Overview:
The part of an RNA shown here (small-subunit ribosomal RNA, 5' domain) has 472 nucleotides and comes from an uncultured bacterium. RNAcentral holds the full RNA, with entries from ENA, Greengenes and SILVA. Its Rfam family is "Bacterial small subunit ribosomal RNA". Its mean pLDDT, the model's own confidence on a scale to 100, is 87.

[in-house]
Context: one part of a larger RNA
RNA sequence: AACGAACGCUGGCGGCAGGCUUAACACAUGCAAGUCGAGCGCCCUGCUUGCAGGGAGCGGCAGACGGGUGAGUAACGCGUGGGAACGUGCCUAUUGGUUCGGAAUAGCCCCGGGAAACUGGGUUUAAUACCGAAUGUGCCCUUCGGGGGAAAGAUUUAUCGCCAAUAGAUCGGCCCGCGUUAGAUUAGCUAGUUGGUGGGGUAAAAGCUUACCAAGGCUACGAUCUAUAGCUGGUCUGAGAGGAUGAUCAGCCACACUGGGACUGAGACACGGCCCAGACUCCUACGGGAGGCAGCAGUGAGGAAUCUUGGACAAUGGGGGAAACCCUGAUCCAGCCAUGCCGCGUGAAUGAUGAAGGCCUUAGGGUUGUAAAAUUCUUUCAGCAGGGAAGAUAAUGACGGUACCUGCAGAAGAAGCCCCGGCUAACUCCGUGCCAGCAGCCGCGGUAAUACGGAGGGGGCUAGCGUUGUUC
Numbered sequence: 001a002a003c004g005a006a007c008g009c010u011g012g013c014g015g016c017a018g019g020c021u022u023a024a025c026a027c028a029u030g031c032a033a034g035u036c037g038a039g040c041g042c043c044c045u046g047c048u049u050g051c052a053g054g055g056a057g058c059g060g061c062a063g064a065c066g067g068g069u070g071a072g073u074a075a076c077g078c079g080u081g082g083g084a085a086c087g088u089g090c091c092u093a094u095u096g097g098u099u100c101g102g103a104a105u106a107g108c109c110c111c112g113g114g115a116a117a118c119u120g121g122g123u124u125u126a127a128u129a130c131c132g133a134a135u136g137u138g139c140c141c142u143u144c145g146g147g148g149g150a151a152a153g154a155u156u157u158a159u160c161g162c163c164a165a166u167a168g169a170u171c172g173g174c175c176c177g178c179g180u181u182a183g184a185u186u187a188g189c190u191a192g193u194u195g196g197u198g199g200g201g202u203a204a205a206a207g208c209u210u211a212c213c214a215a216g217g218c219u220a221c222g223a224u225c226u227a228u229a230g231c232u233g234g235u236c237u238g239a240g241a242g243g244a245u246g247a248u249c250a251g252c253c254a255c256a257c258u259g260g261g262a263c264u265g266a267g268a269c270a271c272g273g274c275c276c277a278g279a280c281u282c283c284u285a286c287g288g289g290a291g292g293c294a295g296c297a298g299u300g301a302g303g304a305a306u307c308u309u310g311g312a313c314a315a316u317g318g319g320g321g322a323a324a325c326c327c328u329g330a331u332c333c334a335g336c337c338a339u340g341c342c343g344c345g346u347g348a349a350u351g352a353u354g355a356a357g358g359c360c361u362u363a364g365g366g367u368u369g370u371a372a373a374a375u376u377c378u379u380u381c382a383g384c385a386g387g388g389a390a391g392a393u394a395a396u397g398a399c400g401g402u403a404c405c406u407g408c409a410g411a412a413g414a415a416g417c418c419c420c421g422g423c424u425a426a427c428u429c430c431g432u433g434c435c436a437g438c439a440g441c442c443g444c445g446g447u448a449a450u451a452c453g454g455a456g457g458g459g460g461c462u463a464g465c466g467u468u469g470u471u472c
Base pairs, nucleotide, nucleotide: 001471002470003469005468006467007466008465009464012344013343014342015341016340017339018337019336020302025300026299027298029297030296031295034061035060036059039058040057042055043054044053045052046051047050068255069254070253077180078179079178080177081176082175083174086172087171091168092167093166094165095164096163097162098161099133100132101131102130109122110121111120112119113118139148140147141146153160154159155158181227182226183225188218189217190216193215194214195213196212197211198210199209200208230252231251232250233249234245235244236243237242257278258277259276260275261274280291281290282289283288308334310333311332312331316330317328318327319326320325347377348376349375350374357368358367359366360365381413383408384407385406386405387404391399416461417460418459419458420457421442422441423440427456428455429454430453431452437444438443
C1' cells in the first nucleotide's frame, strides 16, 4: 500500500460498486422453457348459428442458448502462433424443382388391470407425422458398363413455407511448434505400447478399433510416480525487474446426487431429457413407485463470516409465432449490509469580566479557552408541502410521485475511535506497589510509574477508528 475480509467500540445522508473464500453438504415451498390453430383431427363452453374462447393430443421449432459452480484436470486443458483431412439448424445470394399414390397411429369411444405412478385390448380418424412410385440438369458411388437418392402444404391470394445443389457468413470438431506448480527421501516407464499392411469406423486425419507382421516408443533437457491446482485477459504490490494472486467483469475449459451408457438431433453423450447400477430422501393398499437448487429467492448444517421465499418484462437480449402476442429469477430495478471507494453534513461570524465548573499549582496563578454563554446570520443534508422528468420512435415506464425544481420551519435531528516511554506526533496528577496489569520489538510494574488503572490536558484519523488474518 492492498483486501470478496472478520472481530471490538461507534454510527447522520447520498452516489457507484460488492456481498458463502467454509460442506461439489442435505434440501421444505414457489418460480427459473416454452411457443405455434397461418401444419392436423377431436372434445368442451358461450351465444347474436357461424363466430369467439378454452382443453388434452399428434406434429414443428426451441429446449445443446441463456443462468450456476470449480469437484476433476499438470492436459493440446489454457495462452499464443500456425495447419489440413471436416461438419454447420436458423441467416444471405444463386440455380432448378415442389408430380402421382398408399397404409397406419395418438386423441375420442368401448372393455379392463393398478393404492398410485401408470398401463393392456378392441372399433374409428387427420396432418407440414410415416411409406412407396415418378422425375432428377446438377449431387453421391463407380470396375466408367452402370447404380443410388427428394419434396408439404397453409391461407384472408399475397405471402409464408418444402426439396436438391452451389457459394458465403457464423459457429464448431481435429492436428502441430512454443509457453504453462513442487518433489529424485519418485529412476526407470510402456503390449494397442511404437511403426507397417489388410478390414472396420468417423463429419473428418489418426492404434480411433480389429487381425497379422516387425520390436519398437519415452527418459537425467527429469520419463514414470506423488502432491497441489481450473487456465487466461487481468488484479494487488513495486521506481522497475520481479513477487503474489485468478472474487466481481470478459474469453476458454470442465461438471450437473455418484458411476456408466446410448437415443433424438445441424449440434448433447444433454443442469431443470431417457436407460442401468449405487448411496440418500419421500409415498405406498407392501405388489410397487417418486426425486436430484453447483438456476433465483429461501431452509438446515458447517463457519470468524456473506443478503429478499421482492417488482417488472418498461428497456436490452433470447425462444416460439406471418402477426397480435406468449414465455423469460437472462436482464432491468427495488430491499438488506459502513463491505469498499467517492462526495457532503453535524453550523458560520462576532464574542474577555479571559464567567462558572474541572484539572494542575510554588496558592501568586496557569490551563481547558473564543471554547461556552450571549448577539447577529445561514439552511447544505435530513423533515414537511407543491410541481415533476429523461430513459420511449406513434403507443407501451417495473424503477417511481424516483431524480430534479420551488416553497416552509428552525441551529434546529446528526461524533466517534485509537494513541501520548523510544521507534512515533502527543504530559501531568491520583490510585496500585514484581500485585493488578501492559506489550508489535526493546521492555514497564518490588511506594515519588510521562509504559498498569482513572482523571485533566494533548496528538492522530474521522462516519469511521482500532485489532486480527493474508499478499507485496